[in-house]
Context: one part of a larger RNA
RNA sequence: CUGGGCGUAAAGCGCUCGUAGGCGGUCGCGUACGGCGGUGGUGAAAGCUCCCGGCUCAACUGGGAGAGGCCCGUCGCAACGGCGUGACUCGAGGGUGGUAGAGGCAGAUGGAAUUCCUGGUGUAGCGGUGAAAUGCGUAGAGAUCAGGAGGAACACCCAUGGCGAAGGCAGUCUGCUGGGCCACACCUGACGCUGAGGAGCGAAAGCCAGGGGAGUGAACGGGAUUAGAUACCCCGGUAAUCCUGGCCGUAAACGAUGGUAACUAGGUGUCAGCGGUAUCGACCCCGCUGGUGCCGUAGCUAACGCGUGAAGUUACCCGCCUGGGGAGUACGGCCGCAAGGUUGAAACUC
Numbered sequence: 001c002u003g004g005g006c007g008u009a010a011a012g013c014g015c016u017c018g019u020a021g022g023c024g025g026u027c028g029c030g031u032a033c034g035g036c037g038g039u040g041g042u043g044a045a046a047g048c049u050c051c052c053g054g055c056u057c058a059a060c061u062g063g064g065a066g067a068g069g070c071c072c073g074u075c076g077c078a079a080c081g082g083c084g085u086g087a088c089u090c091g092a093g094g095g096u097g098g099u100a101g102a103g104g105c106a107g108a109u110g111g112a113a114u115u116c117c118u119g120g121u122g123u124a125g126c127g128g129u130g131a132a133a134u135g136c137g138u139a140g141a142g143a144u145c146a147g148g149a150g151g152a153a154c155a156c157c158c159a160u161g162g163c164g165a166a167g168g169c170a171g172u173c174u175g176c177u178g179g180g181c182c183a184c185a186c187c188u189g190a191c192g193c194u195g196a197g198g199a200g201c202g203a204a205a206g207c208c209a210g211g212g213g214a215g216u217g218a219a220c221g222g223g224a225u226u227a228g229a230u231a232c233c234c235c236g237g238u239a240a241u242c243c244u245g246g247c248c249g250u251a252a253a254c255g256a257u258g259g260u261a262a263c264u265a266g267g268u269g270u271c272a273g274c275g276g277u278a279u280c281g282a283c284c285c286c287g288c289u290g291g292u293g294c295c296g297u298a299g300c301u302a303a304c305g306c307g308u309g310a311a312g313u314u315a316c317c318c319g320c321c322u323g324g325g326g327a328g329u330a331c332g333g334c335c336g337c338a339a340g341g342u343u344g345a346a347a348c349u350c
Stems, first nucleotide, its partner, number of pairs: 004321003007304002012318001014201004021194003025088007033081002035077007042069001048066007091191001092188003095184005103177007110154001115149007125136002162169002206247006215241002220236004258317006266295011299306002323350003332343004
C1' cells in the first nucleotide's frame, strides 16, 4: 500500500464547538479543468516479453518485433464530477403561536434528623458485639422535657419517569439563562454533513490560597479476633468530604456500540405535544410527530444476542486495531506547583 475489522475476541477519541480538508438536494443554460473518443508526437541505449541466431548446452550474448506513461499537442463529445450563471423548496436555518422538564447560574428560605452547649426532672448504669473489651458515666452519664448553636443532606412525592452533548442534575420560592418538542407552512434559498490540527466542557480522588467543619471518615491510636491480623468487627479520630477562587484532565468517562442521512414486518407499555371522535366539559377511543423501555419478523452475528433508538441494507466524514509478555514501561517532546497526564518504543522472551 492492498485487504479485513472495531457491543463481549485487538480496536469508537469522555463529550461538544469548530479551522483546513473530504463529501454534498432538485431543474435549466454555459464552460470544457477532471472524464470519454479520434488523430499526431514522444516514451535513447541497456533492461522486460515474444520470435530467430552465436558460443557443444545454459548462464551470457547478437538481430528483429512488442509491451511499457497520473506524458505532450490537436480535433471532437457533454451523460457524470468541477467551475460560472439563473431558478426551485423537500435538506438546513428563521418567524408566529403553544408546551413539558432534578438543564445551567445566582439569591433567599423550610422542616425532619445527627452532634454539641445551657437549664429542669431523675439515678446507676450507658454503649457496643457472635461474645466481649477499649470508650462514656456518681465532678451525675444514658433516658426524658425546654431553650440555644452549627454544619451537611433533602424522607414521602420518586417511576420500569424527566432534563442535559457528555460529565451529570432532586426540599421550597424568586431572578437571570441554554436547549428540546408540537402546530402553522409566513420568510431565507443548499446557507448542508463530517471534522486532522485547535478551543472549550469534563465524576471522584488529588494540589494551592482563604474560609468552614455537624455527621461520615483514608492515615493514625486503642479494643477484640487470630498461629499471626499491618484486615474484616468494635471505640476514637486527622486529612478529606462543604463554600469561594485557581489548578489537575483522569475513570468499567459504559449502551464497553463515533457522527449525519436514507431505506427495511409488526405487537405492547410509558413521557411530551397536536389532530379527530365523543361529551355540557374532562376522561375513554382512533390517528400523527418527537423521546424512552420491553418483545419480536426479515436480515445480521463465532455465539451470546441485535432487530425502524440495528449490531439489518447503503452513502459520506472522522477516530482506532494488527499475537501474548516486556509496557501504557523507558527515552525524548509537550503540559502540570506537585501527584502525574499525554504522545509512546526497543532489546529480550513465549
The part of an RNA shown here (small-subunit ribosomal RNA, central domain) has 350 nucleotides and comes from a metagenome. The coordinates come from a structure-prediction model, not an experiment, and the mean pLDDT is 88. Its Rfam family is "Bacterial small subunit ribosomal RNA". Gene Ontology terms of the family: ribosome and structural constituent of ribosome.